[in-house]
Context: one part of a larger RNA
RNA sequence: GCCUGCGAGUUGCGGUACGCGGCGAGGUUAAGGGAUGGGAGUCCCGGAGCCGGAGCGAAAGCGAGUGCGAAAUGCGCGUGUUCAAGUCACGUGCCGCAGACCCGAAGCCAAGGUGAUCUAGUCAUGGGCAGGCUGAAGCGCGGGUAACGCCGCGUGGAGGGCCGAACGGUAAUCUGUUAAAAAAGGUAGCGAUGACCCGUGACUCGGAGUGAAAGGCUAAACAAACCUGGAGAUAGCUGGCUCUCCCCGAAAUGCCUUUAGGGACAGCCUCAUGGAAAGCUUGCGGAGGUAGAGCACUGGAUGGAUGCGGGGGAGUCAAAUCCUACCAAGUUCAAUCAAACUCCGAAUGCCGCAAGCCGGCCCAUGGGAGUGAGACCGCGUGCGCUAAGGUUCGCGGUCGAGAGGGAAACAGCCCGGACCGUCGGCUAAGGUCCCGAAACCAUGCUGAGUGUUAAAUGAGGUGCGGAUGCGCAGACAGCCAGGAGGUUGGCUUAGAAGCAGCCACCCCUUGAAAGAGUGCGUAACAGCUCACUGGUCGAGCAUCCGUGCGCAGACAAUGUAACGGGGCUAAGCAUGGUACCGAAGCCGCGGAUUCAUGCCUUACGGCAUGACUGGUAGGGGAGCAUUCCGCUGACCGGCGAAGGCGCACCCGCGAGGGACGUUGGAGGAGGCGGAAGAGAGAAUGCAGGC
Numbered sequence: 001g002c003c004u005g006c007g008a009g010u011u012g013c014g015g016u017a018c019g020c021g022g023c024g025a026g027g028u029u030a031a032g033g034g035a036u037g038g039g040a041g042u043c044c045c046g047g048a049g050c051c052g053g054a055g056c057g058a059a060a061g062c063g064a065g066u067g068c069g070a071a072a073u074g075c076g077c078g079u080g081u082u083c084a085a086g087u088c089a090c091g092u093g094c095c096g097c098a099g100a101c102c103c104g105a106a107g108c109c110a111a112g113g114u115g116a117u118c119u120a121g122u123c124a125u126g127g128g129c130a131g132g133c134u135g136a137a138g139c140g141c142g143g144g145u146a147a148c149g150c151c152g153c154g155u156g157g158a159g160g161g162c163c164g165a166a167c168g169g170u171a172a173u174c175u176g177u178u179a180a181a182a183a184a185g186g187u188a189g190c191g192a193u194g195a196c197c198c199g200u201g202a203c204u205c206g207g208a209g210u211g212a213a214a215g216g217c218u219a220a221a222c223a224a225a226c227c228u229g230g231a232g233a234u235a236g237c238u239g240g241c242u243c244u245c246c247c248c249g250a251a252a253u254g255c256c257u258u259u260a261g262g263g264a265c266a267g268c269c270u271c272a273u274g275g276a277a278a279g280c281u282u283g284c285g286g287a288g289g290u291a292g293a294g295c296a297c298u299g300g301a302u303g304g305a306u307g308c309g310g311g312g313g314a315g316u317c318a319a320a321u322c323c324u325a326c327c328a329a330g331u332u333c334a335a336u337c338a339a340a341c342u343c344c345g346a347a348u349g350c351c352g353c354a355a356g357c358c359g360g361c362c363c364a365u366g367g368g369a370g371u372g373a374g375a376c377c378g379c380g381u382g383c384g385c386u387a388a389g390g391u392u393c394g395c396g397g398u399c400g401a402g403a404g405g406g407a408a409a410c411a412g413c414c415c416g417g418a419c420c421g422u423c424g425g426c427u428a429a430g431g432u433c434c435c436g437a438a439a440c441c442a443u444g445c446u447g448a449g450u451g452u453u454a455a456a457u458g459a460g461g462u463g464c465g466g467a468u469g470c471g472c473a474g475a476c477a478g479c480c481a482g483g484a485g486g487u488u489g490g491c492u493u494a495g496a497a498g499c500a501g502c503c504a505c506c507c508c509u510u511g512a513a514a515g516a517g518u519g520c521g522u523a524a525c526a527g528c529u530c531a532c533u534g535g536u537c538g539a540g541c542a543u544c545c546g547u548g549c550g551c552a553g554a555c556a557a558u559g560u561a562a563c564g565g566g567g568c569u570a571a572g573c574a575u576g577g578u579a580c581c582g583a584a585g586c587c588g589c590g591g592a593u594u595c596a597u598g599c600c601u602u603a604c605g606g607c608a609u610g611a612c613u614g615g616u617a618g619g620g621g622a623g624c625a626u627u628c629c630g631c632u633g634a635c636c637g638g639c640g641a642a643g644g645c646g647c648a649c650c651c652g653c654g655a656g657g658g659a660c661g662u663u664g665g666a667g668g669a670g671g672c673g674g675a676a677g678a679g680a681g682a683a684u685g686c687a688g689g690c
Stems, first nucleotide, its partner, number of pairs: 001690006011098009021088003026051003032045005055062002065077004101240002104237001108230003112227003120204009129194001131163003134159001138155006167191002172187004206222001208218003243623006253266002256263002267371002269368007279357008292344001293342002298338003302334005309327002311324004374399007382391002404415003419591004424587003430581003433566003439578007451568001457552002461549010478536005484509003489503003515530001519528002592613001594611007624679001626676007635668002643663004649658003
């Protein structure tokens, strides 16, 4: 891992609701006793007790009343007038007390026990430590001294002394890490006569021991050992919980919570009973202060006018007074801002009435729930950075609990809600060159593969619309020619001559036109050029605004890789038109379920019409199968029961039930009821087999 078997809402008592039945102003017995039967049992007695028939009061107590009170025509709780009923048994749902659906802790306790063969400490008794080095005290001899001290040499052999095996220990590093090993091996390093190491025997233990102290150790897991027991501890937590079909179908919210992943109540679902209503549209009536807008209030903020007051200056100081491109209250003008501003003020939504439409929504009481982690999308706000697949509310949608088609793929987007069958048809979103079902026509635009990502910004890209000016009396661009004189204006300067700089009233003349000069240039001149004018040419030119499509801006990590791909100049974009494809949508045909209505029917049910039938948690309904029991005189079976294996046949929507073949070798089925050890794929389930 697979297979087989086992494996989870039970039982007792109490309560409550419903179903069914008995009796009914009553209902009912319990223990116990009696009778009887082969048995599951049956029948009878037993009225103790319990519930109901009356309440009120804390109670005494009173009583259709009673409590409060001195009292009340007062207040509370009751009675009444009509419907007015209870009680006992059984079944089912749910609740309570019990282990209470099953498995699962870490833990707690024991006036129960087992452990010191590991390890800690201790006691007793034994054992072990190659070799080498150092050379304490003491002693001897010699020297020396008044005598000691002292000095030298020797002797001696001390030391938690030195080096280093055995032995012990440590853990720096490598290996090992499904190991050779549940702690080791290699290399290096530490102690090695000691607080040393080891043997044997013995002692001390569970809130206790022992501990050169690390909460260490106490038999491979010790902040309280192990075994047994309390014990099925508790687990607001995780996992698991077994046949079928049918009807309905949620929630992830509010309030409170030592509450936040749990609850109580409400909300939303379901079932029963009863009742009457719900929705949409239109009309009419109503409440309201949002969006917007506004500045009349409250405040904010800007500029002007005026200007209280102040600052600065002048006034020889001071004062009067004067000045002020400074600040500035108030007033006023203009133009503004506001969730907690409003002189105003919608659309929606909300409430009521009426009519029409629709057709099973709505309300109440009671039984049963689940939910109380929500997610994204659109719109309206807050918080955040007008960040987040962010977060908090409100309104709506989808997912959740929703399959199908589209979006390449893609819970939350778009279309659309799957009862079953059908080799028929029509459509939605989205599409119609090929992959890949289906397309053509018309008119424009784009030339960037834009389409097939992105901004500020930039640009004689290009289409369309508009405005102004110039233009056949010749514009715009190019070309030819002129572009002069006073004058080198004045000043300045070494020089300054249109062109370093300064000044100006930047003037006058000739002329078709020509600046006291637009730029280049020179040391300064010169020179080139422009403005301006004529000619040539011959038809549009210049500037600006709006708008469509495009261009640049444009850099990321394996490989094109930002159309799903191929590929496309239409197979791109815009507008219009007509077709077609396209889903589990809609229609056709056949069938089924549920509900309503009608008809038939003793009942069960049948027929017709219409609607309905996605579904998690969850509520309700109807069934299948298994084991056992009762009833059913009557069924099957060695001419082969149950069980096993096979099965293409029949019945049932299905769980399943039959038929047939084979195996098997002795019991079994059908019908009507009853009772449960009553259905397995999951629990790191349990046991066995492989």

Overview
Large-subunit ribosomal RNA, domain II from a Treponemataceae bacterium, 690 nucleotides, folded computationally.